[in-house]
RNA sequence: AAACGGCAAACUCCCGGCGACGGGAGGACGCAAAGCCAACGGGUCUCCAUCCUGAGACGGCCGGGCUCCCGAA
Numbered sequence: 001a002a003a004c005g006g007c008a009a010a011c012u013c014c015c016g017g018c019g020a021c022g023g024g025a026g027g028a029c030g031c032a033a034a035g036c037c038a039a040c041g042g043g044u045c046u047c048c049a050u051c052c053u054g055a056g057a058c059g060g061c062c063g064g065g066c067u068c069c070c071g072a073a
Base pairs, nucleotide, nucleotide: 006031007030011026012025013024014023015022016021029060035066036065037064040063041062042061043058044057045056046055047054
């Protein structure tokens, strides 16, 4: 490289949550780690008054750590 496969954005429906958002079904924009870590650092976002040294969300925002499929010339 090729192949077997894997995951699943937006959107729709159902459920949960104040919310960010999460789970399930459908659906594919993309992804070689789009697997895991939010108690590794930064960032963004939410919160029933506001703030943070509070409580949370995002790993498909970036860096980092750990693990990992196939494999031609």
This is a predicted structure of a 73-nucleotide RNA (c-di-GMP-I riboswitch aptamer) from a soil metagenome.